[in-house]
RNA sequence: GCGCCCAUAGUUUAGUGGUAGAACGACUGGUUGCCAAUCAGUAAGUUCGGGUCCGAUUCCCGAUGGGCGCA
Numbered sequence: 001g002c003g004c005c006c007a008u009a010g011u012u013u014a015g016u017g018g019u020a021g022a023a024c025g026a027c028u029g030g031u032u033g034c035c036a037a038u039c040a041g042u043a044a045g046u047u048c049g050g051g052u053c054c055g056a057u058u059c060c061c062g063a064u065g066g067g068c069g070c071a
Base pairs, nucleotide, nucleotide: 001070002069003068004067005066006065007064010024011023012022013021018054026042027041028040029039030038047063048062049061050060051059
C1' cells in the first nucleotide's frame, strides 16, 4: 500500500426497515444478629459524518478505531 471482518449499557452479547432485549456488574429496598445467598425495583447502550426511505441500530458511501491476510 491492497483486500476481508468487526464496532449495541461498565463488561459479554441477541436482534430486526416501525423508538433495542438478556446475562454479569452497579445502585436502592425487603429478608438476616452481620456477611453471603436470595427476592423486588432503578439507572445505564446502537463509534462518527453523509445519503436512500414516511421511518435507519438495520440498507448504501465515507471516516475513525480494532482484528486477520497478502505484498

Model confidence (mean pLDDT): 81 of 100. A computed fold for a 71-nucleotide RNA from a Nanobdellota archaeon, annotated as transfer RNA. It matches the Rfam family "tRNA". From the family's description: Transfer RNA (tRNA) molecules are approximately 80 nucleotides in length. Rfam classes the family as a transfer RNA. Lineage of the source: Archaea > Nanobdellati > Nanobdellota.